RNA sequence: GAUAGAGGCGCGGCGCGCCACGAGUAGACCGGGAGAGAGAGCCUGAAUCAAUGAUCCCGAGCGAAAAGGGCCGUCGCCGAAACCCUACGGGCCAGGCACCGCCGGGUUGGGUGGCGGGAGAAUUAUCCCGUCAACUGUCACCCCAAGCGAUUGGGGUGGAGCGCUAUC
Numbered sequence: 001g002a003u004a005g006a007g008g009c010g011c012g013g014c015g016c017g018c019c020a021c022g023a024g025u026a027g028a029c030c031g032g033g034a035g036a037g038a039g040a041g042c043c044u045g046a047a048u049c050a051a052u053g054a055u056c057c058c059g060a061g062c063g064a065a066a067a068g069g070g071c072c073g074u075c076g077c078c079g080a081a082a083c084c085c086u087a088c089g090g091g092c093c094a095g096g097c098a099c100c101g102c103c104g105g106g107u108u109g110g111g112u113g114g115c116g117g118g119a120g121a122a123u124u125a126u127c128c129c130g131u132c133a134a135c136u137g138u139c140a141c142c143c144c145a146a147g148c149g150a151u152u153g154g155g156g157u158g159g160a161g162c163g164c165u166a167u168c
Stems, first nucleotide, its partner, number of pairs: 001168005008078001010077006017071003027062001030059004037049002041097005081108005088101003109136002112133008138159009
């Protein structure tokens, strides 16, 4: 340098799949109120709409969907992947932000739980960030036991995947 592997509730993609939630919510129609602005996920603006009464509020009947999640199936994998920053592109009526894709750079070994913060239409689930705690895998060093030895088992401390193991 190349190839192949390991960690485990291991990581992620896909699905006109199933389920729950979203939600008796948004929404359109009808009735009533009200009386001047409203206006694309947010801000600003514009097209456009509005005293032939909009936006908004209440009521009756009707009544969704997306994102995320669980299960199942399947595929790719072990910096798997996630997050942060810049640049570029996309979509959106325009600009900015948010969103999606992606080049480059940076951080994180892994899952779990507690606490704090952020995102989330519902402050639910879930996801993300930080921190703490043990657990776990790996390597290094030290100690104990067994062994002729290679080494094996146990215990302790510490480091990080740019690592570790095997073969060539």
A computed fold for a 168-nucleotide RNA from a soil metagenome, annotated as Lysine riboswitch aptamer. The RNAcentral record of the sequence draws on MGnify. Its mean pLDDT, the model's own confidence on a scale to 100, is 80. Its Rfam family is "Lysine riboswitch aptamer". Gene Ontology term of the family: lysine biosynthetic process.